[in-house]
RNA sequence: CCGUGCUAGGCGGGGAGGUAGCGGUGCCCUGCACCCGCAAUCCGCUCUAGCGGGGCUGAAUCCCCUCCCGAGGGGUGCUCGCCCCCCGUGCUCCGCUGCCCGGGGCGUCGAUGGUUCGGGUCCCGCGCGGUGCCGGCUCGUGAACCAGGUCAGGUCCGGAAGGAAGCAGCCUUAAGCGAUCCCCGGUAGGCGUAGCGGGAGCUCCCGAGCCGGAGCUGCGGGCGACGGUCGGUGCGUGGGGUGGAGCCUCGACGGAGGGUGCACGG
Numbered sequence: 001c002c003g004u005g006c007u008a009g010g011c012g013g014g015g016a017g018g019u020a021g022c023g024g025u026g027c028c029c030u031g032c033a034c035c036c037g038c039a040a041u042c043c044g045c046u047c048u049a050g051c052g053g054g055g056c057u058g059a060a061u062c063c064c065c066u067c068c069c070g071a072g073g074g075g076u077g078c079u080c081g082c083c084c085c086c087c088g089u090g091c092u093c094c095g096c097u098g099c100c101c102g103g104g105g106c107g108u109c110g111a112u113g114g115u116u117c118g119g120g121u122c123c124c125g126c127g128c129g130g131u132g133c134c135g136g137c138u139c140g141u142g143a144a145c146c147a148g149g150u151c152a153g154g155u156c157c158g159g160a161a162g163g164a165a166g167c168a169g170c171c172u173u174a175a176g177c178g179a180u181c182c183c184c185g186g187u188a189g190g191c192g193u194a195g196c197g198g199g200a201g202c203u204c205c206c207g208a209g210c211c212g213g214a215g216c217u218g219c220g221g222g223c224g225a226c227g228g229u230c231g232g233u234g235c236g237u238g239g240g241g242u243g244g245a246g247c248c249u250c251g252a253c254g255g256a257g258g259g260u261g262c263a264c265g266g
Stems, first nucleotide, its partner, number of pairs: 001266006009057003012030004020046005034054005063259006072250005080243006087236006093228003097224006104217003113211008121200006127193003131188006138179004147172004155164003
């Protein structure tokens, strides 16, 4: 150095979580890398760290160590962006009110105000109207028999002439049913009132008389105070969530380098 046979080892790995710690089942990321049993109210171990049973490979491209790359996961809280919430505040919006400016209307043929009277207003009663309900009138319909009129047929009385009761049908009506625009009456009251009467009240409105003697009033613009918080919007403090850079940590797959048995034979 080669051949044959064996052994160590290997037959996925990682993250978070859980745990005193290690590994597994479960979740997640990679990826294709044996089988059976146990297992989150856990299962099995103890720094040599899954336990039990079986199978394959086997000293190397496959095992071990170091370094590089880096999917992916976790942590941190700086900064920036976005979203949400509490609180405070400003603007917009609404109500009410004061001042200034502008240009109007009314007013010595008498403003604001005061007072008297009247009317409106409010309430009650009557009357009237309207409305609701009921009844009547009108029209129509409406009785096998126990409503009426007329009563075919048939029945009864009579020697006959002639009478009698009376079903069906037809007609008219009762109770009932239906129809309405109108008309009449009754009844009800949270209806109305140019009518009549009575009352309240001077809060408000209108008119007239008197007192009095100079203001009254609305519109447009600007500034401000108070109140409201329906929504929108801006700012500030604080809190929460999320995303992208930064830092820390773990780290699959892959790449590079190095290391590592035994026996026999040639």